[in-house]
Context: one part of a larger RNA
Molecule: small-subunit ribosomal RNA, central domain
Organism: uncultured organism
C1' cells in the first nucleotide's frame, strides 16, 4: 500500500461547522502536479535475463536489466493547480403572495374524573369466567345543586401537515424558526461534503423546589394454581404533570448517510401559480428496463455516474474485561485477548 462491500454482517440518533478532501462558464499568463528530450547519478554483492565448464549442482564469468527512482536542464501547454480579468446556468439577497399539530411565552374554554359540602332516597355497591379481598345503615351505590383540584383535549381527522432528527393536535394572544410559488430585479461560484469541535436527542432514571384528579412499576390484600415471587380483581409509594439542573441511551428504523446530474411509465394527495391541455414543490401507492442471493427495489432507486464522510470482515467469548474519558448516580463512550466451535 492494494480489494469487495453496507435495505435483511455492516449508514454515524439529528443538525451546524473548523481543518481537509472535491469543486460551474470563457480567456490570458504561469508552469508547481504532469507529458517529452539531454547530461550525470542509480557502489559492489544479491536479485533476472543469458552464459562457459560440465552429466549436475553449489560455485564462477561477461553482458545487459537494475525498471516506475533522484538531481541538474533544454522543452510542451491539453488537463490539474496558481495568478489576473469577465460571466451566469450552481448558491444566495430583495419585492409580493401562500400553506402548516414548526418553536418558545402567556392567557382561557367545554367534556370527563376524583374528592368535599348540601338535597332526595334505601341496601346494598363494586367486581368476575366464577369469586373474593375492598366499599356501605357513622347511610355508599344510584341521582339533582353547589365547589375545589390536577391531567388530557372526543368531533373536525385523513393514506392529511410541519419539523434536521427527537417530535408537534382545544381555542386566543405576543415574539420566532424554516418552507413553496410567482415575477422580475441584485452579488457573482459566495458551493458540496465534513475527521475533530459544537448544539439538539423519545421514555426510562438523577439532583433540588412545587404539585399530585386519573393512571400506575415497588408493596399489601383477594382470587387462580401442583405451585404462581404472573397473567384477572381491590388498593397503592415513587413515577407520569411543572420550573431550574444533569443523564445522552432506543427495533432513536425506510433495520436505507449527505450532495449533484442521467435514465419508460400509471392513477392518487398537500400547497402554489397559470387557468386551457399544463407548470413548480412536497408526500404516498402500483409498477418498465435495469438491479438484486432471492425478498423486493424501481425519478422519493436498492439503476448508471461523479464528490465527500461514517462503517463491515464468520457464530460465541463480548459490547464483557483492562486502561482512558465524561457523569451526583445508574451508567454512557472508546473497545481487546485467551480459549472454543
Nucleotide at each position: 500500500c492494494u480489494g469487495g462491500g453496507c435495505g435483511u454482517a455492516a449508514g454515524g440518533g439529528g443538525g451546524c461547522g473548523u481543518a481537509g478532501g472535491c469543486g460551474g462558464a470563457u480567456a490570458a499568463c504561469u508552469a508547481a502536479g504532469u507529458u517529452g528530450g539531454a547530461u550525470g547519478u542509480g557502489a559492489a554483492a544479491a536479485c533476472u535475463a543469458u552464459u562457459u565448464g560440465c552429466u549436475u549442482a553449489a560455485c564462477g564469468g561477461a553482458u545487459a536489466g537494475c525498471u516506475g527512482g533522484c538531481a541538474u536542464u533544454c522543452a510542451a501547454a491539453a488537463c490539474u493547480g496558481g495568478u489576473u480579468a469577465u460571466c451566469u446556468u450552481g448558491a444566495g439577497u430583495c419585492u409580493g403572495a401562500c400553506a402548516g399539530a414548526g418553536g418558545a411565552g402567556a392567557g382561557u374554554a367545554g367534556a370527563a374524573c376524583u374528592u368535599c359540602u348540601g338535597g332526595u332516597g334505601u341496601a346494598g355497591c363494586g367486581g368476575u369466567g366464577g369469586a373474593a379481598u375492598g366499599c356501605g345503615u357513622a347511610g355508599a351505590u344510584a341521582u339533582c345543586a353547589g365547589a375545589a383540584g390536577g391531567a388530557a383535549u372526543a368531533c373536525c381527522a385523513a393514506u392529511g401537515g410541519c419539523g434536521a432528527a427527537a417530535g408537534c393536535a382545544g381555542c386566543u394572544c405576543u415574539c420566532u424558526g424554516g418552507g413553496u410559488c410567482a415575477a422580475g430585479a441584485c452579488u457573482g461560484a459566495c458551493g458540496c461534503u465534513g475527521a475533530g469541535g459544537u448544539c439538539c436527542g423519545a421514555a426510562a432514571g438523577c439532583c433540588a423546589g412545587g404539585g399530585u384528579a386519573g393512571c400506575g412499576a415497588a408493596c399489601g390484600g383477594g382470587a387462580u394454581u401442583a405451585g404462581a415471587u404472573a397473567c384477572c380483581c381491590c388498593g397503592g409509594u415513587a413515577g407520569u404533570c411543572c420550573u431550574g439542573g444533569c443523564c445522552g441511551u432506543a427495533a432513536a428504523c425506510g433495520a436505507u448517510g449527505g450532495g449533484c446530474a442521467c435514465u419508460u411509465g400509471a392513477a392518487g394527495u398537500a400547497g402554489g401559480c397559470a387557468u386551457u391541455u399544463g407548470u413548480c414543490u412536497g408526500c404516498g401507492u402500483c409498477g418498465u428496463a435495469g438491479c438484486u442471493a432471492a425478498c423486493g427495489u424501481g425519478u422519493u432507486a436498492a439503476g448508471u455516474g461523479c464528490c465527500c464522510c461514517g462503517c463491515c470482515u464468520g457464530g460465541g467469548g463480548a459490547g464483557u474485561a483492562c486502561g482512558u474519558u465524561c457523569g451526583c448516580a445508574a451508567g454512557g463512550a472508546u473497545g481487546a485477548a485467551a480459549c472454543u466451535c